[in-house]
RNA sequence: UUUUUAUAAAGAGGCGCUGAGAGACAGGCUCAAUGAAGCGCCGGCAACCAUCCGCAACCGCGGGCACGGUGCCAAGUCCUGACCAUAUAAAAA
Repeated sequence: UUUUUAUAAAGAGGCGCUGAGAGACAGGCUCAAUGAAGCGCCGGCAACCAUCCGCAACCGCGGGCACGGUGCCAAGUCCUGACCAUAUAAAAA
């Protein structure tokens, strides 16, 4: 990068450095010098994987767990459109 499967109206932010953009894309709308994005530190949310327990379950279901691998922490994936889109997880190539 591609493919497959699952999920996407819930939830969770402070400080420092820095300094003008950001919200995927198009159109809207919104956020932003009362500090955007990025980076760092600390904090938090969440059970996808892992892990533990139970069950006449054995490619399943239910529950625990945030120590481990990821993810996330303005607005319903911000709204509308494309849903063969986008994002994330797991698996495969």
SAM riboswitch aptamer (S box leader) from Hymenobacter amundsenii, 93 nucleotides, folded computationally. Rfam family: SAM riboswitch aptamer (S box leader). Its family is annotated with regulation of gene expression in the Gene Ontology. The sequence was found by an Rfam model in a public genome assembly. The model forms 97% of the base pairs in the Rfam consensus. Model confidence (mean pLDDT): 83 of 100.